[in-house]
Parts: sequence; C1' cells; structure tokens
RNA sequence: GGCCCCAUCGUCUAGCGGCUAGGACGCAAGGUUCUCAUCCUUGUAACAGGAGUUCGAUUCUCCUUGGGGUCA
Repeated sequence: GGCCCCAUCGUCUAGCGGCUAGGACGCAAGGUUCUCAUCCUUGUAACAGGAGUUCGAUUCUCCUUGGGGUCA
C1' cells in the first nucleotide's frame, strides 16, 4: 500500500429502515436483615465523527478516525 471485518450505557452485549434503543454485570436509593451479604423494587447511563439516500437511518451508501485480520 491492496482487500476484509469491527465501533451501541462505566463493562459485556441484543437490535437486517418506523423501538420510550432492550438485557446482564456495575453504580445509586429504598425494602428485607441486629449488621453485612443474599434477595426484591425503583432509578442510572449509550448508537465514533461528517456527508448522502429516504417521508423516516443504530440499521443502507461514501469519506474520515480508531481497532483487528490477511496478502504482499
């Protein structure tokens, strides 16, 4: 340098054009407990950036950035 794959809450992940963007762990508050832990309830917080297509984009296209693989 060519080609391919990936980027979503603090972490791991689901989501194949119309979702309030879901779950687990974590964290916070409350309940339970003499206390802690467990358990229960509630909350918390996310689509890498920019353009395009579309009535509508996390999802499709292009570019950039970052990460990984492969061929030199």
The RNA shown here (transfer RNA) has 72 nucleotides and comes from a Candidatus Moraniibacteriota bacterium. It matches the Rfam family "tRNA". By type it is a transfer RNA. Model confidence (mean pLDDT): 82 of 100. Taxonomically the source falls in Candidatus Moraniibacteriota (Bacteria, Bacteria candidate phyla). The sequence was found in a public genome assembly.